[in-house]
Context: one part of a larger RNA
Molecule: small-subunit ribosomal RNA, 5' domain
Organism: unidentified rumen bacterium 12-51
RNA sequence: GGAUGAACGCGUAGCUACAGGCUUAACACAUGCAAGUCGAGGGGCAUCAGGGAGGAAGCUUGCUUUCUUUGCUGGCGACCGGCGCACGGGUGAGUGACGCGUAUCCAACCUUCCCCCCAGUAGGGCAUAGCCCGGCGAAAGUCGGAUUAAUACCCUAUGUUCUUCGUAGAGGACAUCUGAAAUGAAGCAAAGAUUUAUCGCUGGGGGAUGGGGAUGCGUCCGAUUAGGUUGUUGGCGGGGUAACGGCCCACCAAGCCCGCGAUCGGUAGGGGUUCUGAGAGGAAGGUCCCCCACACUGGUACUGAGACACGGACCAGACUCCUACGGGAGGCAGCAGUUAGGAAUAUUGGUCAAUGGGCGAGAGCCUGAACCAGCCAAGUAGCGUGCAGGACGACGGCCCUAUGGGUUGUAAACUGCUUUUAUGCGGGGAUAAAGUGACGUACGUGUACGUUUUUGUAGGUACCGCAUGAAUAAGGACCGGCUAAUUCCGUGCCAGCAGCCGCGGUAAUACGGAAGGUCCGGGCGUUAUCC
Numbered sequence: 001g002g003a004u005g006a007a008c009g010c011g012u013a014g015c016u017a018c019a020g021g022c023u024u025a026a027c028a029c030a031u032g033c034a035a036g037u038c039g040a041g042g043g044g045c046a047u048c049a050g051g052g053a054g055g056a057a058g059c060u061u062g063c064u065u066u067c068u069u070u071g072c073u074g075g076c077g078a079c080c081g082g083c084g085c086a087c088g089g090g091u092g093a094g095u096g097a098c099g100c101g102u103a104u105c106c107a108a109c110c111u112u113c114c115c116c117c118c119a120g121u122a123g124g125g126c127a128u129a130g131c132c133c134g135g136c137g138a139a140a141g142u143c144g145g146a147u148u149a150a151u152a153c154c155c156u157a158u159g160u161u162c163u164u165c166g167u168a169g170a171g172g173a174c175a176u177c178u179g180a181a182a183u184g185a186a187g188c189a190a191a192g193a194u195u196u197a198u199c200g201c202u203g204g205g206g207g208a209u210g211g212g213g214a215u216g217c218g219u220c221c222g223a224u225u226a227g228g229u230u231g232u233u234g235g236c237g238g239g240g241u242a243a244c245g246g247c248c249c250a251c252c253a254a255g256c257c258c259g260c261g262a263u264c265g266g267u268a269g270g271g272g273u274u275c276u277g278a279g280a281g282g283a284a285g286g287u288c289c290c291c292c293a294c295a296c297u298g299g300u301a302c303u304g305a306g307a308c309a310c311g312g313a314c315c316a317g318a319c320u321c322c323u324a325c326g327g328g329a330g331g332c333a334g335c336a337g338u339u340a341g342g343a344a345u346a347u348u349g350g351u352c353a354a355u356g357g358g359c360g361a362g363a364g365c366c367u368g369a370a371c372c373a374g375c376c377a378a379g380u381a382g383c384g385u386g387c388a389g390g391a392c393g394a395c396g397g398c399c400c401u402a403u404g405g406g407u408u409g410u411a412a413a414c415u416g417c418u419u420u421u422a423u424g425c426g427g428g429g430a431u432a433a434a435g436u437g438a439c440g441u442a443c444g445u446g447u448a449c450g451u452u453u454u455u456g457u458a459g460g461u462a463c464c465g466c467a468u469g470a471a472u473a474a475g476g477a478c479c480g481g482c483u484a485a486u487u488c489c490g491u492g493c494c495a496g497c498a499g500c501c502g503c504g505g506u507a508a509u510a511c512g513g514a515a516g517g518u519c520c521g522g523g524c525g526u527u528a529u530c531c
Base pairs, nucleotide, nucleotide: 001531002530003529004528006527007526008525009524010523014383015382016381017380018379020376021375022341028338029337031336032335033334036083037082038081041080042079044076045075048074049073050072051070052069053068054067055066056065057064058063059062090294091293092292099219100218101217102216103215104214105213106212109211110210114207115206116205117204118203119202120201121200122156123155124154125153132145133144134143135142136141162187163186164185165184166183167182171178172177192199193198194197220266221265222264227257228256229255232254233253234252235251237249238248239247269291270290271289272288273284274283275282276281296317297316298315299314300313319330320329321328322327347373349372350371351370355369356367357366358365359364386417387416388415389414396408397407398406399405400404422468423467424466425465426464427463431458435454437452438451439450440449441448442447443446475520476519477518478517479516480501481500482499486515487514488513489512490511496503497502
């Protein structure tokens, strides 16, 4: 000198845009919200609306009000079922590791939804939730009985280019090997819905996407850590897995790593990147993106295409809460917010309008993802706080060699001009040329086009015009040398200053004040850290 997710001090504060905001206790958390959706899978009907039936009242004798009843219709709480909840969002505790980065490989693998192709969608059955009845419990909840549906579950049939085994063996590979066509045997499937045209369902092949695994190289400090290892290293056979493998197991052998640093200890998420530097390098890893790990602490599996699962389950532990003392409930490292810690870090805001995600045929519903708004000079950039004229130079201040000069200083007053900004009034629909519904046309069944309808949180915001009037807007540090900028007064080794050298003991350019000056400026200094 540059830099920062900074903090503190000072006094001040006008506007706009963009980006940022618990670095500490992965401490503890009140409250609300953050993952639902589908009635075009199902039985139903608690609630709401409509229709039907019956009764009553009023009377304008065919209407109004009211009560009862009816799943008949729209729809729908709870329930069964499907898909989603493994994404998105948070944090960096652990991890010096194939965790990450990069490169290669899998003839050793999986992949819901999506796309393409081939084939199919036959026949039957047992239950169960809900509803109803009854019991237990303070609650959380739970038990028994009866009955019922499905795209829930089960059985049977058919079944290939599927699976397994056998024959066969083109071709391929560094290789243990792998393996096309053909052929034989055994085995495995389905679900329907409705507005009748669609959406589904099952088996197989291919694609896409996402993942799993293996390996080379790279990846902090310490030798005041020198030996470490027994499933340890390898083999054979099995188990397990989507798959390879001591991943696990039985047996056999005695190996394997290490001064090119094993093991142990400490510290730490890694990368893209960021800061600095002429570069080489050094340092850092906040925001954004990719990967990993974690979800009160430890462990375990279940479901599923996918989890060993943040707002799922079980067990153990610590903590907090409820209790009728028998027993129960909970997990903000989601968004806000609270306490604590700390030098220190924001609102218990708005909207699904856009982008994206889940479900749905769709309308749509949900979405603290996201988009917006609020707070904070905590950062970067832009603009402004006026411009021109105005004297041998006002008043006042300060200084001197003091009837006079110098300086503040064209500064002010005064004259003219401008109006960014400010204030007031008015205009103003970009983000939606998208999307949705309806109708029509074309091609020919879901696309394109046209007409029409409708959708804006921010927001009457951005932006634009007019009017008014210099009107609304400047401070901080420093002035001995380093280092740009000096005089006077006060003080008298005192009070104090100080980054280093050092100032101060009666003429202090170094302390305190004033005047003047220098530097930066909506900031300026100090502290901390890095180069």